About this RNA: Predicted 3D model of a 1407-nucleotide RNA (small-subunit ribosomal RNA) from a Planctomycetota bacterium. Taxonomically the source falls in Planctomycetota (Bacteria, Pseudomonadati). RNAcentral holds the sequence, with entries from ENA.
RNA sequence: CAUUUGAAGGGUUUGAUCCUGGCUCAGAAUGAACGUUGGCGGCGUGGAUUAGGCAUGCAAGUCGAGCGAGAAGUUCCUUUCGGGGAGCGGACAGCGGCAAACGGCGUAGUAAUUCGUAGGUUACGUACCCUCGGGACGGGAAUAGCCACGGGAAACUGUGGGUAAUGCCCGAUAACAUCUCCGGAUCAAAUGGUGUGAUUCCGCCCGAGGAGCGGCUUACGCGGUAUUAGCUUGUUGGUGAGGUAAUGGCUCACCAAGGCUUCGAUGCCUAGGGGGUGUGAGAGCAUGGCCCCCACGACUGGGACUGAGACACUGCCCAGACACCUACGGGUGGCUGCAGUCGAGAAUCUUCCGCAAUGGACGAAAGUCUGACGGAGCGACGCCGCGUGCGGGACGAAGGCCUUCGGGUUGUAAACCGCUGUCGGAGGGGAUGAAAUCGUUAAGGGCUAUCCCUUUUCGUUGACAGAGCCUCAGAGGAAGUACGGGCUAAGUUCGUGCCAGCAGCCGCGGUAAUACGAACUGUACGAACGUUAUUCGGAAUCACUGGGCUUAAAGGGUGCGCAGGCGGCUGAUCAAGUCAGGUGUGAAAUUUCUCGGCUCAACCGAGAAACUGCGCUUGAAACUGAUCGGCUUGAGUUUCCUAGGGGUGUGCGGAACUUCCGGUGGAGCGGUGAAAUGUGUUGAUAUCGGAAGGAACGCCGUUGGCGAAAGCGGCACACUGGGGGAAAACUGACGCUCAUGCACGAAAGCUAGGGUAGCGAACGGGAUUAGAUACCCCGGUAGUCCUAGCUGUAAACGUUGAGUACUUGGUGGAAGGGGGUUCGCCCCUUUCGACCGGAGCGAAAGCAUUAAGUACUCCGCCUGGGGAGUAUGGUCGCAAGGCUGAAACUCAAAGGAAUUGACGGGGGCUCACACAAGCAGUGGAGCAUGUGGCUUAAUUCGAGGCAACGCGAAGAACCUUAUCCUAGACUUGACAUGGCUGGAUUAACUCUGUGAAAGCAGAGCCACGCCUUCGGGUGGAACAGUCACAGGUGCUGCAUGGCUGUCGUCAGCUCGUGCCGUGAGGUGUAGGGUUAAGUCCUUGAACGAGCGCAACCCUUGUCUUCAGUUGCCAGCGAGUAAUGUCGGGGACUCUGAAGAGACUGCCGGUGUCAAACCGGAGGAAGGUGGGGACGACGUCAAGUCAUCAUGGCCUUUAUGUCUAGGGCUGCACACGUGCUACAAUGCGGCGUACAAACGGACGCGACCCCGCGAGGGCAAGCAAAUCUGAAAAAGCGCCGCUCAGUUCGGAUUGCAGGCUGCAACUCGCCUGCAUGAAGCUGGAAUUGCUAGUAAUCGCAGGUCAGCUAUACUGCGGUGAAUAUGUUCCUGAGCCUUGUACACACCGCCCGUCAAGCCACGAAAGCG
Repeated sequence: CAUUUGAAGGGUUUGAUCCUGGCUCAGAAUGAACGUUGGCGGCGUGGAUUAGGCAUGCAAGUCGAGCGAGAAGUUCCUUUCGGGGAGCGGACAGCGGCAAACGGCGUAGUAAUUCGUAGGUUACGUACCCUCGGGACGGGAAUAGCCACGGGAAACUGUGGGUAAUGCCCGAUAACAUCUCCGGAUCAAAUGGUGUGAUUCCGCCCGAGGAGCGGCUUACGCGGUAUUAGCUUGUUGGUGAGGUAAUGGCUCACCAAGGCUUCGAUGCCUAGGGGGUGUGAGAGCAUGGCCCCCACGACUGGGACUGAGACACUGCCCAGACACCUACGGGUGGCUGCAGUCGAGAAUCUUCCGCAAUGGACGAAAGUCUGACGGAGCGACGCCGCGUGCGGGACGAAGGCCUUCGGGUUGUAAACCGCUGUCGGAGGGGAUGAAAUCGUUAAGGGCUAUCCCUUUUCGUUGACAGAGCCUCAGAGGAAGUACGGGCUAAGUUCGUGCCAGCAGCCGCGGUAAUACGAACUGUACGAACGUUAUUCGGAAUCACUGGGCUUAAAGGGUGCGCAGGCGGCUGAUCAAGUCAGGUGUGAAAUUUCUCGGCUCAACCGAGAAACUGCGCUUGAAACUGAUCGGCUUGAGUUUCCUAGGGGUGUGCGGAACUUCCGGUGGAGCGGUGAAAUGUGUUGAUAUCGGAAGGAACGCCGUUGGCGAAAGCGGCACACUGGGGGAAAACUGACGCUCAUGCACGAAAGCUAGGGUAGCGAACGGGAUUAGAUACCCCGGUAGUCCUAGCUGUAAACGUUGAGUACUUGGUGGAAGGGGGUUCGCCCCUUUCGACCGGAGCGAAAGCAUUAAGUACUCCGCCUGGGGAGUAUGGUCGCAAGGCUGAAACUCAAAGGAAUUGACGGGGGCUCACACAAGCAGUGGAGCAUGUGGCUUAAUUCGAGGCAACGCGAAGAACCUUAUCCUAGACUUGACAUGGCUGGAUUAACUCUGUGAAAGCAGAGCCACGCCUUCGGGUGGAACAGUCACAGGUGCUGCAUGGCUGUCGUCAGCUCGUGCCGUGAGGUGUAGGGUUAAGUCCUUGAACGAGCGCAACCCUUGUCUUCAGUUGCCAGCGAGUAAUGUCGGGGACUCUGAAGAGACUGCCGGUGUCAAACCGGAGGAAGGUGGGGACGACGUCAAGUCAUCAUGGCCUUUAUGUCUAGGGCUGCACACGUGCUACAAUGCGGCGUACAAACGGACGCGACCCCGCGAGGGCAAGCAAAUCUGAAAAAGCGCCGCUCAGUUCGGAUUGCAGGCUGCAACUCGCCUGCAUGAAGCUGGAAUUGCUAGUAAUCGCAGGUCAGCUAUACUGCGGUGAAUAUGUUCCUGAGCCUUGUACACACCGCCCGUCAAGCCACGAAAGCG
């Protein structure tokens, strides 16, 4: 100087939202394992599974200064040379002492004889160590070793003899020891060792004290399970005795009958405990590897011995299993010590070195022993550190990848240049771990000393490690792993094509995959990186801190009530809780802080803090508690009054019903959507009278009453429970809640006995229906009713436990009380029961003084969905069944409230040729045309409910025409651009051969610009060759653009700002009117705006002005057989340009003073005048890659291109769309009248002539208000036909012709003559149309050589009927409602079921 700095969320339920709720991810950690990769070092760490089995070696000995004996060897003496004796020496072994109870290993057992914390021991022990006080006298008997003789395979062992001690025994001595009746009694030793020498050094004995260590004991704390509720006989206690170091049923005898337990005994399962460790903001949760403390274990089970200490890891005995040896008689062994081995396993090391250090045993010491320990080895197993270079180096090499082809990126990265020298490598030398070691010399001190201490001389001890330093060489030896869809940092290309695969969750993959695989590139970490497993976190997802229960999971069916929990005002005392101070303890290590030591860090050391705990002690007395008092407001008692379907029993009553009896009566009744079964002439139904029976109680009657709930309804009586009000007399906290328990408890059901009118499960019959084990109808048994019992459950719901207090209001109802009064009534107050709403609360809906608000107390319950309220166990029940109540497995959701849509055989309002009212059709016939199907070498392709099908196709004989088919050809190509090469005949043109043509082969002929020395050179177009490329009606309309259809000309679709809502969203856009219209008005938290509607545009209807040719001709004139033919004219028609006109403008009525509607006037036209063009946001992955364009893919002597022929026209059949008909409102013939619009030069073509006709010939006019197509037809007039398969109808066929075209066979149109089919108005079903419309009648055009056109697009002529309604069908709009739908009802969704397999059960039969 320093210590209390700490808290994040994301993904996933939905079309979207808010909530509830689970799943999942990001973090940290590990004794880890696996995959890929791997340079060095330091410090740690490493058998978690089989407490499974173990070969081999080592892991506990030491002391000769306790004792006897003493081999080898050696010295000396002696010798008869065999040897003997003495000394030194000291091996092996023995007696004896101490140690072996430590150290080391493991966690099996143990839920308490454990452990932790704090105490107790007057109820205890203690070898070695320290201190103090005493003592050690005199004797004795053995025994191993040894010797001799034996047994046995071995292990081992027997007999005899003799011997020592610090071994053993006896006697003496005897206190500050022990016992004690206080008199007394009892108990020891090695005078041993060393030494010349011991009171003195080392030892021995007795006693006291200490230190350290231990034994016992108390309290508290320390798992799960009640699907374990009772356990216990030495059990609990006492007396006595025994036993122990010591208390104690520790043991025994006797006596008593206790002891433990819902505060969880007993049983079962699991587990060594703690310091600590991981995580976490913390509280907690999980855990107990290494290290430290404690306990326990030692092959399994049991037992004691020795000893201070053991019931003893490497001691003993017994039993067992296992293994080994064996001569089969018998023996031996215990790695959970260090190494090592086998096994099992995902998985865990060397049969290393050393006692140098530290520590231990023994010893006086030297020393010996020590797999404790110190070290090394192996493993990226963990933490930490270092390196794999540094600087320069570009408009940026090569290569790779991508590309819009320009470039970008890899990337200063590399190369290259210049440096440095960490680590590793080689060589050298070596600090330090070692001095309080040991021996030795000398001196001093301790009275003496052999002992100890201090100083000193000389010598001695390192298994292992070896930093730092010096020298050498040289960028040289050293980078990977995972990931790149979101969460989550980081993307591109290719391959693949619901395959292969990925995946933590959501989810990717079915031809353009940022999700699979690869490449490139990027991101993260880095000697590692990922995966798996596990723990904590996030998870407030078990909620003490810090959750909930109306509807999401969750209030017990209701009450009474023991234990328990909680509890009114006030006084005093105590001090258990509580608070404060002091003190002891909370081991060390760990953690935190500050310093320090290894170069740093990890690691290590020192100090401090902390260890939130427990004990002791002193104090405080507010609160809780305890004791003793007091109080009345909580609670209760009393008195008076009061309402009520509260309960139980008994009796009585009327209506209705059914049955029976009798009367009247005479054909049906009954029942239904309609019927039938049923019932009735044996007399029903109906009606009247009478009788019997059972059940239920009309009106009053009610968001009215009572009850705890279930529940309770005619009247009377008896008995009985509770509530409310008013007084204020009494008790004095007597209260609230309530696990277990007890009681009550709808309906159905069960047992026994009655009863039974009606109703009515089951059952029978009739209907309905595809079926109808249902709904409807006719019957009908249990039951419903009563008595006595059982059952014990309900959507037992207010889906809301009970109690107390507090918190703005309003309006009704029920039962009381008080006050005032002008008698009408008003005010105040208590209790019960409703509605509406404020704050507040709530996810919202909603609740709101009867809370779901604000608080307190107590009880019950919940923790994702399914499995499942199932299985099993227990318990209750006669049974049915009830209560309690799981798991495996499986899913990523299940769910609540609200929102927007969509839908509804929901509701309201409204509209549309939607229906209805009408007219004409289709569906039947023949034919035309399109489609399907069939057929075919091919019948090219597309379109498919409405919204494909006379559609693409406004013209398939060739062409068209296509991946159609058959056949023949070409290959830079039928067509485009560019590069390179060639070169003067190739090309073009003419001709020949072949051929079906295309094509192929061949012959002839001929060029150009510029320069020029006239020899030639050069160039371009074209051609030939070659390379890029062309080409594709090939695929994908689900990769696209564009265009189009449809809902739908339906009235809708949105935005800005504001407001409301947590939000999705709402409002505006709703309500009331009105409109064709979200058209307009009005009200309103809306105010405005946009796209749509309407209008603006075109056309048509009236008028005006202007202009009159090719149009017109009233008046004037001319002319003709006749005609605007001519002169003229602009009046009219008309043409075509500009205007006018219509706006609910005016009047009346209705209406909200509105919008608007109805009627009227005027007007050519009246309420949008008629028609057209015009199509909001969007829907249908609608249609089209074959109009066109276009991404990707495919093809390239073919899927391209050319050619011939065929096909697209094929025909048992089916459908769509049409034409013509079936006739007399018609048909035929003759005569005759009136349009509009449009076309015309490769054209329209008049007149005239020929032909029956189609047509032909000649030919005028006309690029058109002039000429022409051109005749309009229906109509009108006359005649014929007279109801028939016809004078209807025209198919089909034959013959003869015409036209177009290179060509009418497949496969054109037209004409004439002949032929003359079906068809006599069309089943179910279905279409169009509301006025100049339908119907009907013709005319024109485009395409086009011609035509299959009856199609399509236009034009005009004639010209109706019906609807003043919205019940129904279809479709649509708005509002509202329900929803489990959102791919949106063609939705969602339930159960059974094939085959195979598994499990369980039943079963004929067989044995």